[in-house]
RNA sequence: CCGCCCCUAGCUCAAUCGGCAGAGCAGAGGACUCUUAAUCCUAAGGUUCUGGGUUCGAUUCCCAGGGGGCGGA
Numbered sequence: 001c002c003g004c005c006c007c008u009a010g011c012u013c014a015a016u017c018g019g020c021a022g023a024g025c026a027g028a029g030g031a032c033u034c035u036u037a038a039u040c041c042u043a044a045g046g047u048u049c050u051g052g053g054u055u056c057g058a059u060u061c062c063c064a065g066g067g068g069g070c071g072g073a
Base pairs, nucleotide, nucleotide: 001072002071003070004069005068006067007066010025011024012023013022019056028042029041030040031039049065050064051063052062053061
C1' cells in the first nucleotide's frame, strides 16, 4: 500500500426482509441461611465507534473517517 471481517450495557454476545434495543455474566437491593457460599426474586444499567446521506422510520442500507483482527504485496 491492497483486500476481507469486526465495533451494541462494566464484560461476552444477540437483534430475520429497515419497524418498541435484548440475553448471560458482573455490580445493586431483597428472599433463604446462625453466617458465608449456592439457589431464587426484583429493579437498574445504552450518544448501537464518529460524522454525513437515503428513508415516514436506520443497530441494520450508502459514503467518509477512527479503532481492532486476518490475509496478500